[in-house]
Molecule: transfer RNA
Organism: Candidatus Woesearchaeota archaeon
RNA sequence: CCCCCUGUAGCACAGCGGUUAGUGCACUUGGCUGUAGCCCGAGAGAUCGUCGGUUCAAAUCCGGCCGGGGGGA
Numbered sequence: 001c002c003c004c005c006u007g008u009a010g011c012a013c014a015g016c017g018g019u020u021a022g023u024g025c026a027c028u029u030g031g032c033u034g035u036a037g038c039c040c041g042a043g044a045g046a047u048c049g050u051c052g053g054u055u056c057a058a059a060u061c062c063g064g065c066c067g068g069g070g071g072g073a
Stems, first nucleotide, its partner, number of pairs: 001072007010025004018056001027043005049065005
């Protein structure tokens, strides 16, 4: 320098162009318990890396930039 993959909640990940952006763990809280844990229930938490473009409509499609991973020279 070139090519490919990837960026979504504190962490690990789902998510068909139109449902309210979800799941597990973690966190908060109620029940249970002598206390804690386990277990059962409830809740909070992400304007989807960033800036543009396409579209009636973009986490999703296209481009630039930034970060991470892999391959080539």